[in-house]
Molecule: THF (Tetrahydrofolate) riboswitch aptamer
Organism: bovine gut metagenome
RNA sequence: UAGAGUAGAUAAGAUGCGUCAAGUGCCGGAGGAUGGGAAGUUGCCUUCGGACGAAGCGUUUGCGCGGUGUCUUAUCGCUUCCGCUA
Repeated sequence: UAGAGUAGAUAAGAUGCGUCAAGUGCCGGAGGAUGGGAAGUUGCCUUCGGACGAAGCGUUUGCGCGGUGUCUUAUCGCUUCCGCUA
């Protein structure tokens, strides 16, 4: 000098969940993890409370709806200090 590397975000695919309403999203409280190490804002997760809220059809194999869960791939990817590789 150059590079690698997080939590996550977006898109696609696969496979599920709900549709007798959970989940997602919103507000507040508490807690947790967060490039290899330390600290840390922002984001992320868990939990409690609160407010709001829906698209169902078909049936031969099913088709939808939900700002829905998980996995894989691709792209993007922390701040300060100290490290790692060349």